[in-house]
RNA sequence: CGUCGAUAAUAGCAAACUAUCUGGGAGGAUAGGACGCAAAGCCACUGGUCCAGAAAAGGACAGCAGGGUUGCCAAA
Numbered sequence: 001c002g003u004c005g006a007u008a009a010u011a012g013c014a015a016a017c018u019a020u021c022u023g024g025g026a027g028g029a030u031a032g033g034a035c036g037c038a039a040a041g042c043c044a045c046u047g048g049u050c051c052a053g054a055a056a057a058g059g060a061c062a063g064c065a066g067g068g069u070u071g072c073c074a075a076a
Base pairs, nucleotide, nucleotide: 005073012037013036017032018031019030020029021028022027035063041069042068043067045066046065047064048061049060050059051058
């Protein structure tokens, strides 16, 4: 330095659920709350799922997987 990655350290995120707001919906935002997460940071590029639609167009999910990209620590 690279890979891998912990019953290490420091910092971080926050599922379900609840409240309020928002959207036609999937969903989203904020607050509370922690199931989990070593990229659970970011990007819809590929597959997938979901919404919507007669179809086409359109939309959502990055906490479904792959891929791209940036990044903290660092034992064996």